Record summary
Predicted 3D model of a 135-nucleotide RNA (c-di-AMP riboswitch aptamer (ydaO/yuaA leader)) from a soil metagenome. Model confidence (mean pLDDT): 78 of 100. Rfam family: c-di-AMP riboswitch aptamer (ydaO/yuaA leader). Rfam's curators write: This family represents a conserved RNA structure found upstream of the ydaO and yuaA genes in Bacillus subtilis and related genes in other bacteria. The ydaO/yuaA element is thought to act as a genetic 'off' switch for the ydaO and yuaA genes in its native state. It is believed that the element may be triggered during osmotic shock leading to activation of ydaO, a predicted amino acid transporter gene, and members of the yuaA-yubG operon which code for KtrA and KtrB K+ transporters.

[in-house]
RNA sequence: CGCCGAGUCCAACUGGAGCCGGGGACCCAAUUCCCCUGGGGUGAAUCGGCACCGUGCCCGUCCGGGCGGUGCCGUAGGGCGAAGUCUCUUCCGCGCCCGAACCCGACAGCUAACCCGGUAGGCGGAUGACGGAAG
Numbered sequence: 001c002g003c004c005g006a007g008u009c010c011a012a013c014u015g016g017a018g019c020c021g022g023g024g025a026c027c028c029a030a031u032u033c034c035c036c037u038g039g040g041g042u043g044a045a046u047c048g049g050c051a052c053c054g055u056g057c058c059c060g061u062c063c064g065g066g067c068g069g070u071g072c073c074g075u076a077g078g079g080c081g082a083a084g085u086c087u088c089u090u091c092c093g094c095g096c097c098c099g100a101a102c103c104c105g106a107c108a109g110c111u112a113a114c115c116c117g118g119u120a121g122g123c124g125g126a127u128g129a130c131g132g133a134a135g
Base pairs, nucleotide, nucleotide: 001124002123003122004121008017009016010015018119019118020117021116022115023114028109038107039104040103041102042101047074048073049072050071051070052069053068057065058064077098078097079096080095081094088135089134090133091132092131093130
């Protein structure tokens, strides 16, 4: 000087403003049966395929199915690309990345009033830079 993210500002009062998240009526939605299986929240972070390894279960002539771990490849979805236009925003193309982690604790649809919380953390750059279009 920038980026992800709600995560900034004023204050110095166990305090406020702004932003963010959760709970919570009428109405609406849902409502039955069977099997498996608890369910839910923050978040873009879901859903698959292949290979190998190991273990346990079932059937068995062969084999088939299921679970766990590791690695790889996709994917719903998400982010960035700073001058070049005084400033701001949007779209398209292209390029580069992410596609995690954690929490509640038997419990929650939506939801006015109302109630309860958060306001962290992490990363990149050093005069260099992807183009086009629209407002």